Predicted 3D model of a 97-nucleotide RNA (c-di-GMP-I riboswitch aptamer) from a Clostridia bacterium. It was read from a public genome assembly, where an Rfam model found it. The coordinates come from a structure-prediction model, not an experiment, and the mean pLDDT is 79.
[in-house]
RNA sequence: UUGUUGUUUUGGUAAACUACCCGAAAGGGUAGGGCACAAAGCUAUGGGUCUUCAGUUCCGGCAAAUUAUGGGGAACAAUGACUGCCAGGCUGCAUCA
Numbered sequence: 001u002u003g004u005u006g007u008u009u010u011g012g013u014a015a016a017c018u019a020c021c022c023g024a025a026a027g028g029g030u031a032g033g034g035c036a037c038a039a040a041g042c043u044a045u046g047g048g049u050c051u052u053c054a055g056u057u058c059c060g061g062c063a064a065a066u067u068a069u070g071g072g073g074a075a076c077a078a079u080g081a082c083u084g085c086c087a088g089g090c091u092g093c094a095u096c097a
Stems, first nucleotide, its partner, number of pairs: 002097002005094002012037002017032006035084001041090003045087003048082003055076005062070002064067001
C1' cells in the first nucleotide's frame, strides 16, 4: 500500500419509542432507551426519497361585489431536509495475508 475478517480485547455510534425544545412541514437538538452498525465517522457531489411556508396555475364564490383583494380548496414545484437508501469524495480501530 492492497485485500480478508469483525470471534476476542479496548473503545465508539445509536433504530423504534418517551419527555422537553426548534421548525410551516419534512426534519433537527438534548436527555432517557437500544433495534442494529467495521465506517451507522465526515461530506447533500450524482441518483433516490420526504416535505410544501413562500411562489405559480386552477377551482370555488365565504367576506366584499363582478372577479381585483382577503379567506377556503386542489395541483405543480426546493432554495428546505434525509449519509441508519444506493453510489462518489476525504479520513479511520483491531486482525490476518